RNA sequence: GAAGCAAGCCAGACCGCCGCUGGUGCGAGCUCCGAAAGGAGGCACUGGAGGAAGGUCCGGACUGCACAGGGCGGCGUAGCAGCUAACGGCUGUCCACCGUGAGGUGAGGAUCAGAGCAACAGAAACGAGUCACGGCGUCCGCAAGGGCGUGCGGUGAAUGAAACGGGCAAUCUCUACGCGCAGCAACACCAAAUAGGCCAGCGUCGAUGUGGCUCCGCGGAGCUGGCGGGUAGGUGGCACCGAGCCGUGCAGUGAUGCACGGCCCAGAGGAAUGGCGGUCACGCACGGGAAACCGUGUGCACAGAAUCCGGCCUAUCGGCUUGCUUCACAC
Numbered sequence: 001g002a003a004g005c006a007a008g009c010c011a012g013a014c015c016g017c018c019g020c021u022g023g024u025g026c027g028a029g030c031u032c033c034g035a036a037a038g039g040a041g042g043c044a045c046u047g048g049a050g051g052a053a054g055g056u057c058c059g060g061a062c063u064g065c066a067c068a069g070g071g072c073g074g075c076g077u078a079g080c081a082g083c084u085a086a087c088g089g090c091u092g093u094c095c096a097c098c099g100u101g102a103g104g105u106g107a108g109g110a111u112c113a114g115a116g117c118a119a120c121a122g123a124a125a126c127g128a129g130u131c132a133c134g135g136c137g138u139c140c141g142c143a144a145g146g147g148c149g150u151g152c153g154g155u156g157a158a159u160g161a162a163a164c165g166g167g168c169a170a171u172c173u174c175u176a177c178g179c180g181c182a183g184c185a186a187c188a189c190c191a192a193a194u195a196g197g198c199c200a201g202c203g204u205c206g207a208u209g210u211g212g213c214u215c216c217g218c219g220g221a222g223c224u225g226g227c228g229g230g231u232a233g234g235u236g237g238c239a240c241c242g243a244g245c246c247g248u249g250c251a252g253u254g255a256u257g258c259a260c261g262g263c264c265c266a267g268a269g270g271a272a273u274g275g276c277g278g279u280c281a282c283g284c285a286c287g288g289g290a291a292a293c294c295g296u297g298u299g300c301a302c303a304g305a306a307u308c309c310g311g312c313c314u315a316u317c318g319g320c321u322u323g324c325u326u327c328a329c330a331c
Base pairs, nucleotide, nucleotide: 001327002326003325004324005323006322007321008320009319010318012280013279014278015277016276017275018274020048021047022046023045024044025043026042030041031040032039033038050302054313055312057311058310059309060308061307062183063182064181065180074179075178076177077176078175079093080092081091082090083089094108095106096105097104098103109174110173114172115171116168117167126165127164133153134152135150136149137148138147139146140145187236188235189234190233197227198226199225200224201223202222209218210217211216244263245262246261247260248259249258250257251256282299283298284297285296286295287294288293
């Protein structure tokens, strides 16, 4: 220098103006929406997408329901040892395979419990039997040919004589271990209208309603109040002191654990996280220039939180750092 392998990181920065949204404080306890429950409105300060927020594949937290114990059934996992809240994840290591190598990949228990399957090739598949083909030997025959013997040959992952010998468990099965079901549209609370239910009172001895308004007329079976359940709607769950984030040290090969110090870090619910302008950096395109560089334009990766967390998988413009390998060259 070229080609690679592994691990990790970034995903423009700053300023100004306008806007959206969460929180805290202050303030009139006022206004608006709503039957209520509840929600909205001002000012100041402050927080506001990701490495995958994605697919919803696996595991957990949380919530409701179910549940004496045992068995059958079903589903899942599978070298060995470890990490973890847990896992089908991760780490170390053995073995097998791939690579010159750094490294990478692996559903890697059991086929003396039983069943099932076996492409292609080959005449034939559980063990190659009978028959058929070729070879060889021998007999018959003038010959063509035929009889008998012989596995001598070719296929294949596997075969040669009676004792045993293989493959597939990613086919059933066996062994060991694990697993109750559903999911935040869970669930809890507040709570209309209408309809229906229950209770009480009044009512055919004429109620409620209605025309006129003490009186009277019309009309003819309900009316009033309460309770309770569910729905619309609203609030909580839910924006977090947490399996939390950052740093240092220690233990460990490592995953990881422990100790100390610091920090508080999005949150709606038709769903906020945006727009414009400027400066700088970088990439790309065009033009100029011998070059350094200058000017103009553009900024375009994948993507978009929705109960939360740990993983896996998938998508991803451009770029950076570290360690290592192979080859070439120079000293």